The RNA shown here (c-di-GMP-I riboswitch aptamer) has 87 nucleotides and comes from a Gemmatimonadota bacterium.

[in-house]
RNA sequence: UGCUGCUCAGAGCAAAACCGUCGAAAGGCGGUGACGCAGAGCCACGGGACUACCGCGAAGCCACGCCAUGUCCGCCGGGCCGCCAGC
Repeated sequence: UGCUGCUCAGAGCAAAACCGUCGAAAGGCGGUGACGCAGAGCCACGGGACUACCGCGAAGCCACGCCAUGUCCGCCGGGCCGCCAGC
C1' cells in the first nucleotide's frame, strides 16, 4: 500500500418504544433504552423511499390530485477520512 473481516485488543455508535423539544409534515435534536452495526463516521453525487407548508389544478373555502426546494447516509451504489487483526 492492496485485499479480507475467521481471530485478538481498546474504544465507538444506538433500532423500536417512551418522555421533552423544534418542524406544516416527513423528520431532526436531547434524555431513557439496546434491535443491531467493521465504517450504523462524514458528503444527498446517482438510484430509491418518505413528506407536501408554499405553489399549481380559471377565482374563494373544504376535500382530492400534482409538485422538493424538505427529509432519510441504520435502503442500495459512489466519493472522502478512519480503528484493530489476518493475508
Description
The coordinates come from a structure-prediction model, not an experiment, and the mean pLDDT is 87. It matches the Rfam family "c-di-GMP-I riboswitch aptamer". A reference for the family is Weinberg et al. (2007), "Identification of 22 candidate structured RNAs in bacteria using the CMfinder comparative genomics pipeline", Nucleic Acids Res. Rfam links the family to the GO term cyclic-di-GMP binding. The sequence was found by an Rfam model in a public genome assembly. The organism belongs to Gemmatimonadota, within Bacteria.